This is a predicted structure of a 72-nucleotide RNA (transfer RNA) from a Nanobdellota archaeon.
The source organism's lineage runs through Archaea, Nanobdellati and Nanobdellota.
It matches the Rfam family "tRNA". Gene Ontology term of the family: triplet codon-amino acid adaptor activity. Rfam describes the family as follows. Transfer RNA (tRNA) molecules are approximately 80 nucleotides in length.

[in-house]
RNA sequence: GGGCCGGUAGAUCAAUGGUAGAUCGCCACCUUGGCAUGGUGGAGGCUCCGGGUUCAAGUCCCGGCCGGUCCA
Numbered sequence: 001g002g003g004c005c006g007g008u009a010g011a012u013c014a015a016u017g018g019u020a021g022a023u024c025g026c027c028a029c030c031u032u033g034g035c036a037u038g039g040u041g042g043a044g045g046c047u048c049c050g051g052g053u054u055c056a057a058g059u060c061c062c063g064g065c066c067g068g069u070c071c072a
Base pairs, nucleotide, nucleotide: 001071002070003069004068005067006066007065010024011023012022013021018055026042027041028040029039030038048064049063050062051061052060
């Protein structure tokens, strides 16, 4: 330098172009003599950045940045 894969909640990952979810973690309450387990509820995201297409983009297209992998 080129090909491919990836970047979404604190972490690990989902998401047919149509309200961004799950698990763990965190907070509150219930349960306990107290903790753990268990149960219920809640907070937490403008989806890496900038453009384009579209009524509508995490998703499609273009250009960047970062990481992984292969080739040179």